[in-house]
This is a predicted complex of two RNAs, RNase P RNA and transfer RNA, with 418 nucleotides together. The prediction has a mean pLDDT of 81. It holds a member of the Rfam family "Bacterial RNase P class A". The family's RNA type in Rfam is ribozyme. Rfam describes the family as follows. Ribonuclease P (RNase P) is a ubiquitous endoribonuclease, found in archaea, bacteria and eukarya as well as chloroplasts and mitochondria.
C1' cells in the first nucleotide's frame, strides 16, 4: 500500500422554557427522578401471555432437511464435515433420497433415456463411355465430425477389416473390509465390479422430525343506551365452542340480513427466559454462582424549541403486550487480531 | 397495533402441468370520402413492480425489498 473478521460509537458540554408518567407536600405559575433505538422497521420465523379440553386420536395441510450441541424454542447461534470460490488472511453453501414409483426436457439434432447410423470409417455384393479415393445395396463400427444445457467414464498401449472396457496400465467411479472419529465423513489402506446406476425433487412423491386455532382490537370487570323489533336457514343422525374433514370433550338453540343502541372508565402495561461488573466450567455458542442497578408506558398519543461553545457540521430512523432471532435502511469515525505485496 | 390479498402495453385483462408474452380499447401509417366519424389493411409500443437465487429454461417455483387495496370494537 492493498485487504480479510470481529466489536464499539450514533453529536459532546452548558443555560432557559416547555410536554409525558411517577414519587413527596406546604396542594401549585412547587419541587424530585426517569423519559426511544441498533434497528423501535419488515412482520418473516420462534416463544412467554391469554381464550378456546392445562390440547388428545386420525385423515388432511404446513414447515424443517449433512452432523454434534447450545437454547424456552427456532428456519437462529457455535463447533465440525462435504462442495465451490480466493495466493492468503477468508468468504459462500435450501447439503436428505433420482438402484420405490410417476411426470418433464421447449429450439437444434440421426438419436434425448436402459438411445442412435446424418456425415465419415470398415467389410461383401453389384454397376460402367469415365476402372477413380467412383456410384448403388446390404451389413458392422458410438474413436472421430456436426446439434444441443445434457449423448451412456478419462488417457495411452495392444487388438482389429474398421472399432469398441474387447484386453492391459494408470487415474476417477460403485460396493465390501479394516482403521480413525461420538456422528457427518476421513484414509498415502486392502479386495472385489469392466462401469451397471445421466438430469430435475425451490415438479409430484418417499424418508425422518416438528406444528391444535386464534390473537392486546386477546381476555376480565364496571358504566350508560335501546325496539331485546322483523325475516331466512338449520334444529338432537343438529347448531356453536373450533381454522379443512371425522372422533372426542363441553354446552343447548346457533348462524347470516334488516333495523336499533355506545363510542365512557379500570385491569392486562410492564421487574424481565433483564441490564452491568466479577469468579468458575466450556474450543466456543452457552451455563452456574456472588455481588449491584430500576432502565417509557401514552390513548389524539410525549421526548421539542431557543441561545452559548467544540468538533469530524451529524446518516437510517420514532416505542404502543413483552422477549430471542433473521432480513433491509444507515454520514462518518473508533479500537482489536489477521492475510498478501514491497 | 393486528391479520390477509393483488402487481403484465397508455388503459382493462389473458397466458394450462415452467418452453418464441398475447387480446380489446387506446395510438401511429395507408386506403375510402369534397372532408370527418364509421369501417378495412397494416404498423409501433414490455427491466411481466425491483435485488438475488433453484433449473438447460422463470410472467410462472423459492427468497428479500417497494408500492397498492381490503378486513378487525363493543351492547341487545
Nucleotide at each position: 500500500g492493498a485487504g480479510u473478521c470481529g466489536g464499539c460509537c450514533a453529536g459532546g458540554c452548558a443555560g432557559u422554557c416547555g410536554c409525558g408518567c411517577g414519587g413527596c407536600c406546604c396542594a401549585g405559575u412547587g419541587u424530585c427522578g426517569c423519559g426511544a433505538g441498533g434497528a423501535a422497521a419488515g412482520u418473516c420465523c420462534g416463544g412467554g401471555c391469554u381464550c378456546c379440553a392445562c390440547a388428545g386420536g386420525g385423515c388432511a395441510g404446513a414447515g424443517u432437511g449433512c452432523c454434534a450441541g447450545g437454547u424456552a424454542a427456532c428456519a437462529c447461534c457455535u463447533g465440525g464435515g462435504g462442495g465451490g470460490c480466493g495466493u492468503g488472511a477468508g468468504c459462500c453453501u435450501a447439503c436428505g433420497g433420482a438402484a420405490a414409483g410417476u411426470g418433464c426436457a421447449a429450439c437444434a439434432g440421426a438419436g434425448a433415456g436402459c438411445a442412435g447410423a446424418c456425415c465419415g470409417c470398415c467389410g461383401c455384393g453389384g454397376c460402367c463411355u469415365u476402372c477413380g479415393c467412383g456410384c448403388c445395396g446390404c451389413g458392422g463400427u458410438a474413436a472421430g465430425g456436426g446439434u444441443g444445457a445434457a449423448a451412456g467414464g478419462g488417457u495411452g498401449c495392444g487388438g482389429u477389416a474398421a472399432g469398441a472396457g474387447c484386453g492391459c496400465a494408470c487415474c476417477g467411479c460403485a460396493c465390501c473390509g479394516c482403521c480413525g472419529g461420538u456422528a457427518a465423513c476421513g484414509g498415502u489402506c486392502g479386495g472385489u465390479g469392466g462401469c451397471u446406476a445421466g438430469g430435475u425433487a425451490a415438479a409430484c412423491c418417499c424418508c425422518a422430525c416438528u406444528c391444535g386455532g386464534a390473537g392486546c382490537a386477546a381476555g376480565a370487570c364496571c358504566a350508560a343506551a335501546u325496539a331485546g323489533g322483523g325475516g331466512a336457514a338449520c334444529a338432537u343422525u343438529g347448531g356453536c365452542g373450533u381454522g379443512g374433514c371425522c372422533c372426542g370433550c363441553g354446552u343447548c338453540g346457533u348462524u347470516c340480513c334488516c333495523g336499533g343502541g355506545u363510542a365512557g372508565g379500570u385491569c392486562g402495561c410492564u421487574a424481565g427466559a433483564g441490564g452491568c461488573c466479577g469468579c468458575u466450567g466450556g474450543u466456543g455458542a452457552c451455563a452456574g454462582c456472588g455481588g449491584u442497578c430500576c432502565c417509557a408506558g401514552a390513548g389524539g398519543a410525549a421526548u421539542g424549541a431557543c441561545u452559548g461553545u467544540c468538533c469530524g457540521c451529524g446518516a437510517c430512523a420514532g416505542a404502543a403486550c413483552c422477549c430471542g432471532g433473521c432480513u433491509u435502511a444507515u454520514c462518518g469515525g473508533c479500537c482489536g487480531a489477521c492475510u498478501c505485496c514491497u | 397495533g393486528c391479520c390477509g390479498a393483488c402487481a403484465u402495453a397508455g388503459c382493462a385483462c389473458a397466458a394450462c402441468u415452467g418452453g418464441u408474452a398475447g387480446u380489446g380499447c387506446a395510438a401511429c401509417u395507408g386506403a375510402u370520402u369534397u372532408g370527418u366519424a364509421a369501417u378495412c389493411a397494416g404498423u409501433a409500443g414490455g427491466u411481466u413492480c425491483g435485488g438475488g437465487g433453484u433449473u438447460c429454461a422463470a410472467g410462472u417455483c423459492c427468497u428479500c425489498g417497494u408500492g397498492u387495496c381490503g378486513g378487525c370494537a363493543c351492547c341487545a